[in-house]
Context: one part of a larger RNA
């Protein structure tokens, strides 16, 4: 110098506390560990591995597994020969395909007319190809994590024999190595903030496909008309501690307070410093060595990745009156749509289905917003609570729903009456609840990414746990 400490100060963080809801009991979903299995492909393992890679395993995907098949190869480039069209379509034989048998249609272009040049297809010979094989402890790149913490460092000087230290400490004061002051230091870079994106207010510019206060007009902004408002999306303006007041060292800054839509970083997001985990990834991709080379390459049908005594994580649905269930009624946002979204309308109890107006979309469709709100019923019950299981009928997607999808009816109606030790999120338009869309997708969502409604309680405080930062002390550790 650091790194430790059940040593000291001194600060901060949903870290404790104060509050809300919840997990951990239950059925299910999902990932993981075990076990099973021909195979149940691999990777991820404290926070930082387990709704993760996977933004979607029924065949592909697929890397596993078992049978069948190829061996210059599915796939590239070079050589030599042969076909001249190849490609592709049709029918065929064995076949599970995969491949394979045999028959039809189909038949280039340039030319100096040489089977010369260009395509392309089979056939051969190697040289090569191919490997999601192995090494993340050879590596690139990318990501996680301490952490959006406030640190990490350099140049010159100056002290020290040196390692090193000073600046970076110290008084203060910030969210902040932020800023003041002060001092052998004076400057400097990365980090912070600022500068970007998005929110609130307001002004102007534009009025269609948006909007209607004023006139008419209608069943309806529906038309005429209008661009005042709303909104769209381009520009501008606004917030600086800028004003006052008061503390402070006359500094910075705090505290209060006016004006303001907004106040002291308005809120939210991109932005992640030197480093640390021999952190993750060799199955995105790239790459060194190594190993396969009629197989560890490569094509195919099937199973399997869904198995179930069982353990764990992360959800989703309940356990019910601040409900359920029936009727009536009202308000969003942000997104997707021509291989597409699909409206009236008819059929079906329903999932859907016929049928196709409109819409390259501020115009048209998905779309009904759900908790709200009126009004009824149910009366504390394993129930009109709860829905899991199973019996049965069917609808959709797709070659095909057996192993294995998803919804729908009819009947069935299990656990469960608030969850032990423990233990997680959250400080405001948040928790908590309500529904919406999307992306991947041919289908499959309780996940994941958004997207709005409704809308709380509590923070004395910092002894205490947990984790960080700054001084400082001790050290038989480096």
């Nucleotide at each position: 110098u650091g790194a430790c400490g059940g040593g000291g100060g001194c600060c901060c963080g949903c870290a404790c506390a104060a509050g809300c809801g919840g997990u951990g009991g239950a059925g299910c979903a999902u990932g993981u560990g075990g076990u099973u299995u021909a195979a149940u492909u691999c990777g991820a393992c404290g926070c930082a591995a387990c709704g993760c890679g996977a933004a979607g395993a029924a065949c592909c995907u697929u890397a596993c597994c078992u049978g069948g098949g190829c061996u210059u190869g599915a796939c590239a480039u070079c050589c030599c020969g042969a076909u001249c069209g190849c490609a592709c379509c049709c029918c065929u034989u064995g076949g599970a395909a995969a491949c394979u048998u045999g028959g039809g249609g189909g038949u280039c272009a340039g030319u100096u007319c040489g089977g010369c040049u260009g395509g392309a297809u089979c056939g051969g010979u190697g040289a090569c190809a191919g490997g999601u094989g192995c090494u993340g402890c050879a590596u690139g790149g990318c990501u996680g994590u301490c952490g959006u913490c406030a640190g990490c460092u350099c140049g010159u000087g100056u002290c020290g024999u040196g390692a090193g230290a000073u600046g970076u400490u110290g008084g203060g004061u910030u969210a902040a190595g932020u800023c003041c002051c002060g001092c052998a230091a004076c400057g400097a870079g990365c980090g912070c903030a600022a500068c970007c994106c998005u929110u609130g207010u307001c002004c102007u510019u534009a009025g269609u496909u948006g909007c209607c206060a004023u006139c008419a007009u209608u069943a309806a902004g529906u038309u005429g008309g209008g661009c005042a408002c709303u909104c769209u999306a381009g520009g501008g303006a606004g917030a600086c501690u800028g004003c006052c007041g008061g503390u402070g060292u006359u500094a910075a800054a705090c505290c209060g307070g006016a004006g303001g839509a907004a106040g002291g970083u308005g809120g939210g997001g991109a932005u992640g410093a030197c480093g640390u985990c021999a952190a993750g990834u060799c199955c995105u991709c790239a790459u060194g060595g190594c190993c396969c080379u009629u197989a560890u390459g490569u094509c195919c049908a099937g199973g399997g990745c869904u198995a179930c005594a069982c353990a764990c994580g992360u959800g989703c649905u309940a356990c019910a009156a601040u409900g359920g269930c029936c009727g009536g009624u009202a308000c969003a946002a942000a997104g997707g749509g021509a291989c597409g979204c699909a409206a009236g309308a008819c059929c079906g109890c329903g999932a859907g289905g016929u049928g196709g107006a409109g819409c390259u979309a501020a115009u048209c469709c998905c779309a009904a917003a759900a908790a709200g709100c009126c009004g009824g019923u149910c009366u504390c019950a394993g129930u009109u609570c709860g829905g899991a299981u199973u019996g049965g009928a069917g609808u959709c997607u797709g070659c095909a729903a057996c192993u294995c999808g998803a919804c729908u009816c009819c009947a069935u109606g299990a656990a469960g009456c608030u969850g032990g030790a423990a233990u997680c999120g959250c400080u405001a338009g948040u928790a908590a609840u309500c529904g919406c869309g999307u992306a991947u997708c041919a289908g499959c969502a309780u996940g994941a990414c958004g997207c709005g409604g409704u809308g709380a309680a509590u923070a004395c405080g910092u002894u205490c746990c947990c984790g960080g930062g700054c001084c400082u002390u001790g050290u038989a550790c480096a």

Predicted 3D model of a 478-nucleotide part of an RNA (small-subunit ribosomal RNA, 3' major domain) from an uncultured prokaryote. Rfam family: Bacterial small subunit ribosomal RNA. Rfam links the family to the GO terms ribosome and structural constituent of ribosome.